[in-house]
Molecule: small-subunit ribosomal RNA
Organism: uncultured bacterium
RNA sequence: UUGGUUCCUGGCUCAGACGGAACGCUGGUGGGCGUGUUUUAUACAUGCAAGUCGAGCGAGGACAAUAGCUUGCUACUGAGCCGAGCGGCGAACGGGUGAGUAACGCGUAAGCAAUCUGCCCCAUAGUCGGGAAUAACCGCGCUAACGUGCGGCUAAUGCCGGAUAUUGUGUCCUACCGCAUGGUAGGUUGACGAAAGAUUUAUCGCUAUGGGAUGAGCUUGCGUCCGAUUAGCUAGUUGGUAGGGUAAUGGCCUACCAAGGCAGUGAUCGGUAGCCGACCUGAGAGGGUGAUCGGCCACAUUGGGAUUGAGAUACGGCCCAGACUCCUACGGGAGGCAGCAGUAAAGAAUAUUGCGCAAUGGGGGGAACCCUGACGCAGCAACGCCACGUGUGGGAAGAAGCAUUUCGGUGUGUAAACCACUGUCGAAAAGGAAUAAUAGAAGAUUUCGGUCUUUUUGAAUGUACUUUUAAUAGGAAGCACCGGCAAACUUCGUGCCAGCAGCCGCGGUAAUACGAGGGGUGCAAGCGUUGUUCGGAAUUACUGGGCGUAAAGGGAGCGUAGGCGGAGCUUCAAGCAAUCUGUAUAAUCCUGGGGCCCAACCCCAGUCCUGCAGAUUGGACUGUAGCUCUUGAAUAGUUCAGAGGCAAGCGGAAUACCUGGUGUAGCGGUGGAAUGCGUAGAUAUCAGGUAGAACACCAAUGGCGAAGGCAGCUUGCUGGGGACUUAUUGACGCUGAGGCUCGAAAGUGUGGGUAGCAAACAGGAUUAGAUACCCUGGUAGUCCACACAGUAAACUAUGGACACUCGCUGUCGGCGAUAUACUGUCGGUGGCUAAGCGAAAGCAUUAAGUGUCCCACCUGGGGAGUACGUCGGCAACGAUGAAACUCAAAGGAAUUGACGGGGGCCCGCACAAGCGGAGGAACAUGUGGUUUAAUUCGAUGAUACGCGAGGAACCUUACCCGGGUUUGAAUUGCUGAAUUUGCAUUUGGAGACAUUUGCUUCCCUUUUGGGUUUCAGUGAAGGUGCUGCAUGGUUGUCGUCAGCUCGUGCCGUGAGGUGUCGGCUUAAGUGCCAUAACGAGCGCAACCCUUGCCGUUAGUUGCCAUCGGGUCAUGCCGGGCACUCUAUUGGGACUGCCAUCGUAAGAUGUGAGGAAGGUGGGGAUGACGUCAAAUCAGCACGGCCCUUACAUCCAGGGCUACACACGUGUUACAAUGGCCGGUACAAAGGGCAGCUACACAGCGAUGUGAUGCUAAUCUCCAAAUCCGGUCUCAGUUCGGAUCGAAGUCUGCAACCCGACUUCGUGAAGCUGGAUUCGCUAGUAAUCGCGCAUCAGCCAUGGCGCGGUGAAUACGUUCCCGGGCCUUGUACACACCGCCCGUCAAG
Repeated sequence: UUGGUUCCUGGCUCAGACGGAACGCUGGUGGGCGUGUUUUAUACAUGCAAGUCGAGCGAGGACAAUAGCUUGCUACUGAGCCGAGCGGCGAACGGGUGAGUAACGCGUAAGCAAUCUGCCCCAUAGUCGGGAAUAACCGCGCUAACGUGCGGCUAAUGCCGGAUAUUGUGUCCUACCGCAUGGUAGGUUGACGAAAGAUUUAUCGCUAUGGGAUGAGCUUGCGUCCGAUUAGCUAGUUGGUAGGGUAAUGGCCUACCAAGGCAGUGAUCGGUAGCCGACCUGAGAGGGUGAUCGGCCACAUUGGGAUUGAGAUACGGCCCAGACUCCUACGGGAGGCAGCAGUAAAGAAUAUUGCGCAAUGGGGGGAACCCUGACGCAGCAACGCCACGUGUGGGAAGAAGCAUUUCGGUGUGUAAACCACUGUCGAAAAGGAAUAAUAGAAGAUUUCGGUCUUUUUGAAUGUACUUUUAAUAGGAAGCACCGGCAAACUUCGUGCCAGCAGCCGCGGUAAUACGAGGGGUGCAAGCGUUGUUCGGAAUUACUGGGCGUAAAGGGAGCGUAGGCGGAGCUUCAAGCAAUCUGUAUAAUCCUGGGGCCCAACCCCAGUCCUGCAGAUUGGACUGUAGCUCUUGAAUAGUUCAGAGGCAAGCGGAAUACCUGGUGUAGCGGUGGAAUGCGUAGAUAUCAGGUAGAACACCAAUGGCGAAGGCAGCUUGCUGGGGACUUAUUGACGCUGAGGCUCGAAAGUGUGGGUAGCAAACAGGAUUAGAUACCCUGGUAGUCCACACAGUAAACUAUGGACACUCGCUGUCGGCGAUAUACUGUCGGUGGCUAAGCGAAAGCAUUAAGUGUCCCACCUGGGGAGUACGUCGGCAACGAUGAAACUCAAAGGAAUUGACGGGGGCCCGCACAAGCGGAGGAACAUGUGGUUUAAUUCGAUGAUACGCGAGGAACCUUACCCGGGUUUGAAUUGCUGAAUUUGCAUUUGGAGACAUUUGCUUCCCUUUUGGGUUUCAGUGAAGGUGCUGCAUGGUUGUCGUCAGCUCGUGCCGUGAGGUGUCGGCUUAAGUGCCAUAACGAGCGCAACCCUUGCCGUUAGUUGCCAUCGGGUCAUGCCGGGCACUCUAUUGGGACUGCCAUCGUAAGAUGUGAGGAAGGUGGGGAUGACGUCAAAUCAGCACGGCCCUUACAUCCAGGGCUACACACGUGUUACAAUGGCCGGUACAAAGGGCAGCUACACAGCGAUGUGAUGCUAAUCUCCAAAUCCGGUCUCAGUUCGGAUCGAAGUCUGCAACCCGACUUCGUGAAGCUGGAUUCGCUAGUAAUCGCGCAUCAGCCAUGGCGCGGUGAAUACGUUCCCGGGCCUUGUACACACCGCCCGUCAAG
C1' cells in the first nucleotide's frame, strides 16, 4: 500500500546488516593492517619458479706457485676455482586451480588379528674377501635440426658372484590369550637372505633385525543438494569354491557352481555442485555462502598407459593417440604459465615482465655454502577495516552579497571580516633504531651434552621514530536527500510537456514530488546507485501457521505398509537421565590479560566447539519379553424399528393409442394470438381392448443407508443398526500413504423397449433482431439386461476416532411388571442458548469449545486445472499437473450511504376528477444557428431561453471602422516653474481637439512666503483583459421537504450503532406510550407583517345620525365625532365546552357558542448539506497578463442582420360574441423640469388658454357589468397582420432604429398531431387600474391593485418527486454506476 469506512486474510514494497564487488560524482594524510580475473580449466611472446654433493668416481680446463729446461713446453703441487659425465639424495615437498566428482569424495567416530613407511630417534649385531662392465674421453660416421650409430680406453658409495649372521623369511611343537579367520611368548629345525666407502681422524656413511615417530593405504557406522512430468535397476551382476594379483582385504581378475543383490526409509536415471574448519545474516532455531587463512580431495592442453622409486600412475619426467601453436633443407622435429611477473581475448571488473634470500621454512652438503617468484618486502588500486586532519577561543554595525517578504522584516549567521592563540598532518633541515640469534668464525671453558666472551651478516631503509630546529591558518570537503514510509521547506521556471519514481504515486498555470536558486537534514574522504545474500517474513510456521464463508477436507468405504495405542505385576536397558574417559588440528567466535601512541591488527591464557564414541550407574516414562485383568473392541442370548439391498409376482388411478356407440362444429393453446387437430366427424362422452412408465393420499426440522441414494402391495434371499441381560474371548483397538471396491445425472457400446416427457431439429409467435424465454410438433435420451465411464454446489462448502465441558424445548426407536398419562435412562434426529472460540457473521454435548492420535490438503491474483509428458478410457473425457508473461492487488466478514422494472407505511395539483391553456396562425420578445467589419459579454436539463436588462436612436456600450492623447478622464504625495475663475466669441475640422478676441476675477500674510489653480518631472494610474476550477459576498435548486446533529452513558476489537428504532398520532423528529438510554442544539411550530370580528384612544383634508342655514344640484356652510373610515393600542381561538372512540397524544361530529374551529387566509422566515451549480460584467479580492495600449477621448456604424429551429407571451379564430347608443360601482399607487380640472380648436393623437394641488383637501381615474338597438354563422359588421397616404409628440437628432393618431388596404387563422403546462376558493377563469425604469419608447414584459367569480377530488393501482422502516448489492464519480463479449484501428 486493497476500501467511502472498519476489522481480517493476503501478497508486493521500504527502513537494517554484509561483501574478493562494479558504476557515477568527489578526493587531504600515504598513515597502519588486510584484500585484489568471481568471466574463457581460453590461447600464450619473454624471463625466472629444483637443484645440490669434488668429504662417492675418473678424466679435462683456467689460474697461481715450484721445478726442469729446447723460453714456450713438460711435470708436480693447490683442503683453492670452473663445468659436462658416471653415481647419491631431492625432484611425490613447496606453489597453482576447482574442470571433473552426489562418491567412503568430504566431515565425524571406529577398525586393520588384512597393511607399507626413505630421511629422523632408540636398541642389538655387522661392515670379510673377490669379479665383470659402462658413460665421460678418443677415433670414424649419419642428420637441416633434434639427435644418433660403430669401434676402442677407464673409475666408483654404479653392477654381479662368494663367505658369515639373529629376535629376519620358512617347517614343526608347547603354553597363554582373544573378536570368527586368529594373536603373543617360548622352543625345534638349519633350507633361504647383507654390506661401501669417504675424510681434516672429530666424524659422516653402508648392511641386517626389533621398536618408536611421522606419513600413507584399506574397511565400516552415521551425516552430506534438487527432480517421481525419472519406478523399477542389475550377468562380474549378488554369493560360494579354487587359483592369480597386491604392501594388504576384496569379483580386484580368471575358471566353475548357485540365483541372487538394490529399491517408496526413493533404487535407477536426469540436473546441479569440489567437501569441511569456517564466513554473512538472524533473539535463537534456521537460511545463504564455501574468496583470502587452515585440513582433505581432484586436476595439470584432451584421452590412455606404464617405468623409476620408500612414496607417483608424477604441473616445470617418459611413451602412445587427438586438437592447437612454432621450426623445417618437407625427410622430420619442438612445445604445454590452473607456478611468479607479464601479453592477448573475454568481461561491469581485478595489480609490477620490481627488490632480497637479512628473517621464517624447504632441498642438497660434514661444513662453508649453493638453490628457493615458498617466503620476507616494496610498487599499483579509497577495494575493505581502523586512525588522524582540514583549525581553536573571542567577535553584532547581527556588515555586504544572496534568498525571501505581509515591505515592517526574516534567513544564511558568530558564520565571515576583525582580535588573540595553537601547530596535528603535509612540506624543509638535523639526528636515527628494532627486526640479529640458540647461526658462522676466533678464543676460553667443560661433567664432551654444552656454556661464556669477542667479532661478522639488513632486501625493506636513511624507513619507522624524535618533548631537535625554524616558521606559516597557511596546502587539505564532498556526496546524497528534504510528498508519506523517513530526519529535513521555501521561491522561481515548466504546464500530463520536459521529467521523477523503492512502494503508494507526482506533473493538465499558484508542483514542499520535475529543473534551478536559497535554506535545511544525513553521512563524511567519502557519498550515492546497481546487482547478490540473510533479516524484517510467524510469507513453509521444529522453535512458530492454517483448512465452514478469505487459498485449503480426498465423493464414500474396506484395508496393506506405517504411525499411535487400556489396567496391574515382573524383566531387560534400545530410547531417556546422571557421572566419568577419549576425541572434536590450528586459526576464527567469546571472555580476561598483553604488544604496536589508540584502534583496526597481532600475541598469550581460558572458556567454547551445544557433536561422536566408550565406561559405570539409574529404572520413573516410551519401548522389549513374560504373567494377569476387564472398562476399549468383538461374540453369544432376548427383543425392536426401518422407502437398507437383490430377485420374482401382483395392483389400481392417470396418460396415449386402437375398436365400436352417442353426438356436431369446433377443439387446442396464449398476456393476446398463430402454427397444429377437426365435416374423411375431431374435442366432449360411454363401453371394450392394448402398451409402457411412474407409484396420489398416508408424508413429517419422519425413517434407513458409508456415501451416491432409497417410497404402490406381497413373497423369498440378505446387509447394517438400537435397547436389555452381562454369559464368553481378553486389547483382539484407532487411523490409514500406495491398493481395492462402491459411486447422482448426463454420456458411450451391444441387444431389447418406447405410453408420457423431451436436448437436437421444424414450424408459429414475441422482438430492432430473438439461433431464447411462450406455443404446436418432435428424434436421441429417459425404461430393462450386460459392459464401460468415474465426474457434480458428490455441500453440513465442516476428514475419521476417543475423552471432557451449563441448560431449556420438540421429535423417532427401545427399556424400566401392567397404562395411550407422567417421569427416568440409552441411542438417533431438530430448534434455542451459557461458558468458550471466532475477523466478523456465527458455532455452541450432532462444536467451528478444551485435549490426544492418524490421514488428506493450502501458501497473492491472472495465465490455468491450461500446455507438454505419462497413466486410464471405444470415444467423450478423466487423473497427475507446470512455465514464460503480467498485475499491486485479488479476497472474506461487517459498516454507512446510494440504487433496485424488491417489500411495507405515508405525503405532494404527483396521478385521478375538473376548469382554462401551450403545441397549429399572425405578431411581440428571448435563445440557438447562420450572416457580418462588428452583429460586445454572460446565463444552457429540471435550476438558461419577456434571464443579468426596473427602458440599446446619440449617451448607455463593454463590440467594429476611422481620427486623436500618452502622468493620461478622475484621486493624491513630493520637487521645480508660473499664478488663478467664469462668461461670451473667431477660424479649421465629422467631432475630439487645436486656435482667436473681449469682458470679469481669489484668500491669508511678518511682503519673504503659504493655500488655491495651471504646466513640467517623479511616485502612484488605468484595464467590462484571463482564471467563478484560487476566493469573499450574493443567488438558484432539492425544499418550507422534515429532517440534520451533539454531550454523557451503554453496546461493538473497530468503522459504527443506540438516542433518531417500535405502536398510535400529526401538516411536522408534532406529540403520547413503550424503551440502555437520559438530555440538548439547528430545523418544525410560535414570536413579526397583512387580512377577517369587537373594543380603547384620537377626529382633519375623512364622515353626516341628530339640530340649524343654503343651492338647480353636491357635508356646500354652522355644528357634531354617533356611524363609516383613517391611525394607535388591546381583546379574541385554546380541541377551551359537550357527545362518542382511545391508556394517552389525539380523532370524529351538517354538535353548541362564535366574526372566525381545529395551522382561520396570505406573506416574511429556507436546518446540516448537495450540484467544483451561477456570477472576476454589480461590488470586493489572490495570482497571471497589457502599459504611445488589452488604457483613454471623439464621429459614424453595430448590439434591431435573417433561409431556418426552439422557449415565453399577446391577439384571435367569434353570437356566453362584435358594433352603436345610454348607464353604475373600486382598490392601490403617482404627481412641481410634475399631475392637470375647466373652456376652446382639431375626426383624432394633440395643441392653445386657464385653474387647483408639494396632496385623506387638487388631479391622473376604470373596465367587464346593466339597459336598448343592430349583425345571424359568413373568412363575416369575426380577426387584425402587412402595406400605402397624411399627421401628432418627445428629443441636438426618429434613415438605419421611437411611440401614438386618422384615412385606406384587410394576410394567416374556423379551436390546433404526438405530446405537454397551470390551478383545490375569493382559487381558476375573466375585466380593467396603477407603479418602477423613463426626454420619448419598441411594456403584449415585470411588480402590485381591486371588480365579476366557478367546476371537481371516488380514491392512491399506476406516472413523477419526496420522507421513514426493511431487504439485496460485485455500486461509493454512488444505476447517467459497475461490467461482459464481439468487431475495427493501433